[in-house]
RNA sequence: GAUUUAUAAAGAAUGAGGUGAGAGACAGGCUCUAAGACCCUCUGGCAACCAUCAAUCAAAAGUGAUAUAGGUGCCAAAUCCUGAUCCCGAAUGUUCGUCAGGUGGCGAAAUGGGAGAAUAUAAAUU
Numbered sequence: 001g002a003u004u005u006a007u008a009a010a011g012a013a014u015g016a017g018g019u020g021a022g023a024g025a026c027a028g029g030c031u032c033u034a035a036g037a038c039c040c041u042c043u044g045g046c047a048a049c050c051a052u053c054a055a056u057c058a059a060a061a062g063u064g065a066u067a068u069a070g071g072u073g074c075c076a077a078a079u080c081c082u083g084a085u086c087c088c089g090a091a092u093g094u095u096c097g098u099c100a101g102g103u104g105g106c107g108a109a110a111u112g113g114g115a116g117a118a119u120a121u122a123a124a125u126u
Stems, first nucleotide, its partner, number of pairs: 001126008013043001015042004022032003026083004044075003049071002051066004079118001085115004094109006
């Protein structure tokens, strides 16, 4: 780097030191930032993927508990929001097209919801 599976609306830094200009993956938006962001080191913390324990079980999966030792991860904003594509879209309303001609019918679009894609992380394989 690739593949598979799982998770991503919860939670946790106004800490100390270093550095000094961009940062939030990408595009658009929006936000953070010389009152020093982002990043690095230390300290502190969150969580519970790996881990440990328990009941059940043929086993696995799943469930519950723990945070003492350890491997990662994380500590602005929903993965900050939207983003290929597909599905739904009752009622009220908007816009466009079309049909009708008495205030309507049909179709489409935007807004909206879901899946999914993309991204990140873990575990396993390669």
SAM riboswitch aptamer (S box leader) from Fulvivirga kasyanovii, 126 nucleotides, folded computationally. The prediction has a mean pLDDT of 75. The source organism's lineage runs through Bacteria, Cytophagia, Cytophagales, Fulvivirgaceae and Fulvivirga.